The part of an RNA shown here (large-subunit ribosomal RNA, domain I) has 539 nucleotides and comes from a Candidatus Fermentibacteraceae bacterium. The coordinates come from a structure-prediction model, not an experiment, and the mean pLDDT is 83. The sequence was found in a public genome assembly. Rfam family: Bacterial large subunit ribosomal RNA.
Context: one part of a larger RNA
RNA sequence: GGCGUAUGGCGGAUGCCUAGGCUCUCAGAGGCGAAGAAGGACGUGAUAAGCUGCGAAAAGCUUGGUGUAGGUGCAAAUGACCGUCAAUACCAAGAUGUCCGAAUGGGAUAACCCGUCUAUUUGAAGAAUAGACAUCAUUAGUAAUAAUGAAGCUAACCCGGAGAACUGAAACAUCUAAGUACCCGGAGGAAGAGAAAACAAUAGUGAUUCCCCUAGUAGAGGCGAUCGAAAAGGGAUUAGCCCAAACCAAAUUUGUUUCGGCAAUUUUGGGGUUGUAGGACCAGAGUAAUAAUUUGAAUUCAAAAUGGAAGUCCAUUGGAAAGUGGUACAAAAUAGGGUGAUAGUCCCGUACAUGUACGAUAUUUAAAUUAGUUUGGUAUCCUGAGUAAGUCGGGACACGAGAAAUCCUGACUGAAUCCACCGGGACCAUCCGGUAAGGCUAAAUACUCCUGAGAGACCGAUAGUGAACCAGUACCGUGAGGGAAAGGUGAAAAGCACUUCGAACAGAAGAGUGAAAAAGAACCUGAAACCGUACGCCU
Numbered sequence: 001g002g003c004g005u006a007u008g009g010c011g012g013a014u015g016c017c018u019a020g021g022c023u024c025u026c027a028g029a030g031g032c033g034a035a036g037a038a039g040g041a042c043g044u045g046a047u048a049a050g051c052u053g054c055g056a057a058a059a060g061c062u063u064g065g066u067g068u069a070g071g072u073g074c075a076a077a078u079g080a081c082c083g084u085c086a087a088u089a090c091c092a093a094g095a096u097g098u099c100c101g102a103a104u105g106g107g108a109u110a111a112c113c114c115g116u117c118u119a120u121u122u123g124a125a126g127a128a129u130a131g132a133c134a135u136c137a138u139u140a141g142u143a144a145u146a147a148u149g150a151a152g153c154u155a156a157c158c159c160g161g162a163g164a165a166c167u168g169a170a171a172c173a174u175c176u177a178a179g180u181a182c183c184c185g186g187a188g189g190a191a192g193a194g195a196a197a198a199c200a201a202u203a204g205u206g207a208u209u210c211c212c213c214u215a216g217u218a219g220a221g222g223c224g225a226u227c228g229a230a231a232a233g234g235g236a237u238u239a240g241c242c243c244a245a246a247c248c249a250a251a252u253u254u255g256u257u258u259c260g261g262c263a264a265u266u267u268u269g270g271g272g273u274u275g276u277a278g279g280a281c282c283a284g285a286g287u288a289a290u291a292a293u294u295u296g297a298a299u300u301c302a303a304a305a306u307g308g309a310a311g312u313c314c315a316u317u318g319g320a321a322a323g324u325g326g327u328a329c330a331a332a333a334u335a336g337g338g339u340g341a342u343a344g345u346c347c348c349g350u351a352c353a354u355g356u357a358c359g360a361u362a363u364u365u366a367a368a369u370u371a372g373u374u375u376g377g378u379a380u381c382c383u384g385a386g387u388a389a390g391u392c393g394g395g396a397c398a399c400g401a402g403a404a405a406u407c408c409u410g411a412c413u414g415a416a417u418c419c420a421c422c423g424g425g426a427c428c429a430u431c432c433g434g435u436a437a438g439g440c441u442a443a444a445u446a447c448u449c450c451u452g453a454g455a456g457a458c459c460g461a462u463a464g465u466g467a468a469c470c471a472g473u474a475c476c477g478u479g480a481g482g483g484a485a486a487g488g489u490g491a492a493a494a495g496c497a498c499u500u501c502g503a504a505c506a507g508a509a510g511a512g513u514g515a516a517a518a519a520g521a522a523c524c525u526g527a528a529a530c531c532g533u534a535c536g537c538c539u
Base pairs, nucleotide, nucleotide: 001538002537003536004535005534006533007532008531009530015524016488017487020459021458022456023455024454025453026452027451028450029448030447031153032152039100040099041098042055043054044053046078050074051073061094062093063092064091065090066089070082071081072080105114106113107112115133116132117131118130119129120128121127122126135150136149137148138147139146140145157188158186159185160184161183168175172222198205199204209236210235211234212233219227220226240440241439242438243384247270248269249268250267251266253264254263255262256261275418277383278382279381280380281377282376283375284374285373290371291370292369293368294367295366296365297364298363299362300360301359305354306353307352311327312343313326314325315324316323328345329344330334336348337347338346389413390412391411392410393409394408395407396406399425420435421434422433423432424431475482476481495523498510499509500508501507
């Protein structure tokens, strides 16, 4: 030095566990904010560094309710206290709520500095306390000014504006990626869309949205790469309405006047809302069915909570029974968790039942308000104009200018108006469908920062969130930003009194606890690599 056997150290794999995650389902909620948010700074405890809570009324104050014997958070110990005069705890509603932050009296290097006015306290100066004092918009007002609103934050979903490149085309330019990412504006619990100037095709449908299918079809395309419908059919959900105008009335202003009026402007009210055209207008009939909103009442739902069955029976192993062997019982409850191993009947619960405050929704009912009928006639009037359409240039449509309809519009032009106008993929005719140039509209659909309940052929500490643990922490970076490691004694601390060795608050040997200390806090199990010790054999 090698091999072997035995026995240790180091190390932290493996097994078991779960306090945390991940992915979903159902229900709720879908906002918070000048009544000062989100997020912070600094304080606040008997002692108090951190976390949590709270705010100079500071681990708290008040009221109402629940509930009952203990309590002063994590977090032990000591001290001092509180509590059956009902504390602590839980629920609901209030009060207080420093300073910064939209931050808003002015300023500033956030958590700081400095004011003005009014009121109060004080004999004065001065100081203190309380309140007000930013900007913009709208409304009112001649104005001064007053009132109201906005602002800022927020995970995704939504609408609009603006809008890449890498990449693919095996290069690259049209094209693609993609109207994606990113940026900006705006809103809601959903948003957007929406009651046919729609589809269709000789038959019909009847607002919108979403899903399945149609279909990788029709088509588009350096006809390359690729892009890619719609109708029909089947489902989800269903809901329809209001203005402008004609006409009538009132008021206002203006013009004109023979002062009787007439004409026009503006505002308000009535009226009216459509394609089988409708309405005004004229002539009749009719007064009720119904719908919506608001308010009140009743019912229902609804916080913390309350009740809630049945063995701690016998024997046995064990440190411990819930195990094993017997023998009982409950079950509208054998979901789940805990308890010294595996418990329907030990504990918390569970099924089921009960329960009120603040409040909520729906139903019923009452009242009020608002809306709201129909027949015939058709001479006249009305039915959305710098609009539709056209030309040029762009964009959107699955559709790249194409035979290119349709939609949007920067420039230039520019109709008809019911004997009218638009569409049916150039265009024309016939036929068919519809009525643009005003507006509103629930549901079916999308999403989840958040709350509750539940689930998993999801993970189990190098996994699962970056984070099971005081983690967006420590640490790194000027900064934007990057970003860890780290779980487990035991059933219970019973966490080793006392003695010895030792310099020892190191470490060990006894003693003791415990089922176990080869569970001793570097603590469950304790693999390998690596390092020793003893013995045997070989060199």